Small-subunit ribosomal RNA, central domain from an uncultured eukaryote, 524 nucleotides, folded computationally. Its Rfam family is "Eukaryotic small subunit ribosomal RNA". A reference for the family is Yusupov et al. (2001), "Crystal structure of the ribosome at 5.5 A resolution", Science. Gene Ontology terms of the family: ribosome and structural constituent of ribosome.
Context: one part of a larger RNA
RNA sequence: UUGCAGUUAAAAAGCUCGUAGUUGAAUUUUGGGCCGGGCCGGGCGGUCGCUCGCAAGGGUUGUACUGCCUGCGCCUGGCCUUUCCUUCUAGGGAUCUGUGGUGCUCUUAGCUGAGUGCUGCAGGGAACUAGGACUUUUACUUUGAAAAAAUUAGAGUGUUUAAAGCAGGCCUUUGCUUGAAUACUUCAGCAUGGAAUAAUAGAAUAGGACUUUGGUUCUAUUUUGUUGGUUUCUAGGACCGAAGUAAUGAUUAAUAGGGAUAGUUGGGGGCAUUAGUAUUUAAUUGUCAGAGGUGAAAUUCUUGGAUUUAUGAAAGACUAACUUCUGCGAAAGCAUUUGCCAAGGAUGUUUUCAUUAAUCAAGAACGAAAGUUAGGGGAUCGAAGACGAUUAGAUACCGUCGUAGUCUUAACCAUAAACUAUGCCGACUCGGGAUCGGACGAUGUUAUCAUGACUCGUUCGGCACCGUAUGAGAAAUCAAAGUUUUUGGGUUCUGGGGGGAGUAUGGUCGCAAGGCUGAAACUU
Numbered sequence: 001u002u003g004c005a006g007u008u009a010a011a012a013a014g015c016u017c018g019u020a021g022u023u024g025a026a027u028u029u030u031g032g033g034c035c036g037g038g039c040c041g042g043g044c045g046g047u048c049g050c051u052c053g054c055a056a057g058g059g060u061u062g063u064a065c066u067g068c069c070u071g072c073g074c075c076u077g078g079c080c081u082u083u084c085c086u087u088c089u090a091g092g093g094a095u096c097u098g099u100g101g102u103g104c105u106c107u108u109a110g111c112u113g114a115g116u117g118c119u120g121c122a123g124g125g126a127a128c129u130a131g132g133a134c135u136u137u138u139a140c141u142u143u144g145a146a147a148a149a150a151u152u153a154g155a156g157u158g159u160u161u162a163a164a165g166c167a168g169g170c171c172u173u174u175g176c177u178u179g180a181a182u183a184c185u186u187c188a189g190c191a192u193g194g195a196a197u198a199a200u201a202g203a204a205u206a207g208g209a210c211u212u213u214g215g216u217u218c219u220a221u222u223u224u225g226u227u228g229g230u231u232u233c234u235a236g237g238a239c240c241g242a243a244g245u246a247a248u249g250a251u252u253a254a255u256a257g258g259g260a261u262a263g264u265u266g267g268g269g270g271c272a273u274u275a276g277u278a279u280u281u282a283a284u285u286g287u288c289a290g291a292g293g294u295g296a297a298a299u300u301c302u303u304g305g306a307u308u309u310a311u312g313a314a315a316g317a318c319u320a321a322c323u324u325c326u327g328c329g330a331a332a333g334c335a336u337u338u339g340c341c342a343a344g345g346a347u348g349u350u351u352u353c354a355u356u357a358a359u360c361a362a363g364a365a366c367g368a369a370a371g372u373u374a375g376g377g378g379a380u381c382g383a384a385g386a387c388g389a390u391u392a393g394a395u396a397c398c399g400u401c402g403u404a405g406u407c408u409u410a411a412c413c414a415u416a417a418a419c420u421a422u423g424c425c426g427a428c429u430c431g432g433g434a435u436c437g438g439a440c441g442a443u444g445u446u447a448u449c450a451u452g453a454c455u456c457g458u459u460c461g462g463c464a465c466c467g468u469a470u471g472a473g474a475a476a477u478c479a480a481a482g483u484u485u486u487u488g489g490g491u492u493c494u495g496g497g498g499g500g501a502g503u504a505u506g507g508u509c510g511c512a513a514g515g516c517u518g519a520a521a522c523u524u
Stems, first nucleotide, its partner, number of pairs: 004495003007476002012492001014366001016364002021359003025252002031081009040071008048062001049060004086133006096123011137199003140194002143191002152183002156166002168177003209245008218236003256356001257353003261348002264345002269341004275319002279315003283311002286308001290301002327334002371412006381405001385401004423491003427483002430467003435462008444454003471478002497524003506517004
C1' cells in the first nucleotide's frame, strides 16, 4: 500500500498564486482471405482384441493400430491483401523449380505417360559461420540461468511414539542395495519471447528519405617480372553540388485550457469630487426653574439662565429607510452623487493557438478586530481610571465623567467560532418552482416606429430554497456528507484516548505584544 478517518466525536492551512513533486484527452495495423502443424473433441468406418451366437451376424464403455469428414473450439507457423524480415561481403548449402543424360517398376502402338533412384547444367535460395556498416530509448510482463547452508513448506524413513535425525532396508552374510528429493528464495543485475498499456525520439526556414550522377579531399590492400617514383583505375571515409523518384512530409480541434472579439453586468478595487441627516461644540435668540439620569436614586448642570425653542455656522465620524434567504470579490470584505484609471466574471461566436492542463513541499501576495511606531485629527462612543449607586461584599452589571483607542497617512503585526466548524479540479446519479446575469425565440400587453419596459418559453452560468430517498450516516441531517468491505478518477493538507500543553526547550520571524515550528517526564 491492499484498507482508516477529517460538518458536529481528534483532524481541511484564513485566502490566492506558485517551483520541485505527483497526475494528465482522443488518434497511427485493424480487419479479411488462403495454406499448414499440434492439442481437445464430434460423427462414420476398417484391422486386431474381447464378448454373445451352431452359424449368419450383432455388441464393444479396449491405455491397441489406423482411414475419411468435421467444430476452425484452443495454441501456434507461413503467404497474399499499398504491409521489411536491418543490410552488405565471403562461406555454406536444408529442399525447391526448370531442363538434359541414365537405371528400375507400371503403362503406351511409340522415350508415350506416371512414379521412384543416380548424375550433369541453370535459376532462386537465411539452417547458420565469420567480418563490416547501421540500429530510437526505456518501463512492463513471460521463461531461463544465477542465487550459501541451517530455517520454512514438503517427499521418503517405526528415532519404541514424538520433538528430532538423515538415515536406512534386505537375504542365502567374503555381501547386495536405495537414499540424503522437491518447492519458495521478492529488489537490483544477466539472458530470452511478447508488443497491449505508459513514457520517449523523428520531416516545417527541410541541413528530410531513397536512387542515380558530378566535383573537392583523405587513406592505400592487391595487380601490372623485381625494386623505387609519379599518375590513373579500383576500394573505403569525409564534404559540397545537380537531377530524378514519392499519394513527398503539418492527426483531431477534448460539453480540457489559454488568447482575441461583441454587447453587457456588479453595494468588486484605487484616486478625486459631491450629498445627506444626526451628534457635539461655540455664537446669537425666546421663555423661566428646574434639568439629567434611574428599578428607585445619587454623583452632575443650573437666575453668571441649565434643560428646552429658533437661526444660521464649524468639526470630525457615519452612510438610515430603500436592504432582500439579492449582487460583487480569492478571502478578509464591499452600500450618498459624479468623473477618471486599470481589472474581473458570465454570456454570445461555423474566431485563433494546439496539450499549453490539475493539484501543489519550498517560496510569495493579500489578510477583520485588537495591538505597536511616527505624524495628522480628535465630533461620537469609550478599555484603564475617578466618582455615584446596588450589595454581606462589587475591584462588576446600572448611572455621570473620562485617558489610550475609535478616523486618517506612512510603516509593522499575521491572528479570530478567519464557520458552510464541510480542501481544490473532473465525471455521474431524483423531481420542482422562484430569483440574479447573459443569449435566443414568441401570435402576447404597453409606449410614436427603431430600440425599450412588462408577459410567456428555451438555454448557459450564479447565490440559495422546497419536496423526496432507490443512496449515505451514530444520528442530527446531507443532491452531497451519494456513486465505500461491490473498498483505486487526480492531487494537497491534517488527526490517532483525556490531561500535562500549544506549556518547556531549541530554531526562526517581530520594535514589542507575540506568531510559526513544537516535546517529554509524570498522571489518568